Model confidence (mean pLDDT): 81 of 100. Transfer RNA from a Candidatus Harrisonbacteria bacterium, 72 nucleotides, folded computationally. It matches the Rfam family "tRNA". By type it is a transfer RNA. Gene Ontology term of the family: triplet codon-amino acid adaptor activity. Rfam's curators write: Transfer RNA (tRNA) molecules are approximately 80 nucleotides in length. The sequence was found in a public genome assembly. NCBI's taxonomy places the organism under Bacteria, Bacteria candidate phyla, Candidatus Harrisoniibacteriota.
[in-house]
RNA sequence: UCCGGCAUAGCUCAGCGGUAGAGCAACUCCCUGUUAAGGAGUGGGUCCCAGGUUCGAUCCCUGGUGCCGGAG
Numbered sequence: 001u002c003c004g005g006c007a008u009a010g011c012u013c014a015g016c017g018g019u020a021g022a023g024c025a026a027c028u029c030c031c032u033g034u035u036a037a038g039g040a041g042u043g044g045g046u047c048c049c050a051g052g053u054u055c056g057a058u059c060c061c062u063g064g065u066g067c068c069g070g071a072g
Base pairs, nucleotide, nucleotide: 001071002070003069004068005067006066007065010024011023012022013021018055026042027041028040029039030038048064049063050062051061052060
């Protein structure tokens, strides 16, 4: 320099173009003599950035940034 993949909650990851989700973690409550375990619930998001397409973009297109891999 070129090619490909990935970027979504604190972490690990889902997500048919139509109001963003799960598990774990955190917090609250129940249970227990206490903790752990178990049960119920709550909060938490500029969907990496900037444009474009579209009535509508996490999703499609272009460029950029970061990480990973490959070629030379």